[in-house]
A computed fold for a 73-nucleotide RNA from Aphelenchus avenae, annotated as transfer RNA. The coordinates come from a structure-prediction model, not an experiment, and the mean pLDDT is 82. Its Rfam family is "tRNA". By type it is a transfer RNA. Lineage of the source: Eukaryota > Eumetazoa > Nematoda > Rhabditida > Aphelenchus.
RNA sequence: GGUUCCAUAGUGUAGUGGUUAUCACGUCAGUCUUACACACUGAAGGUCGCCGGUUCGAUCCCGGCUGGAGCCA
Repeated sequence: GGUUCCAUAGUGUAGUGGUUAUCACGUCAGUCUUACACACUGAAGGUCGCCGGUUCGAUCCCGGCUGGAGCCA
């Protein structure tokens, strides 16, 4: 230099055009306990990497950029 893939809560993930973005762990609160843990219940936490485009509508499709991984040279 060329090429393929990835980027979504603190971490790991699902979703792949349809308007409240999923689940687990973690965090917080409540119940329980003398207390802690476990368990159960509930809650908070997301500019869906950035900038444009397409569309009535974009996490999803297209282009560029940034970062990461693999392959070729």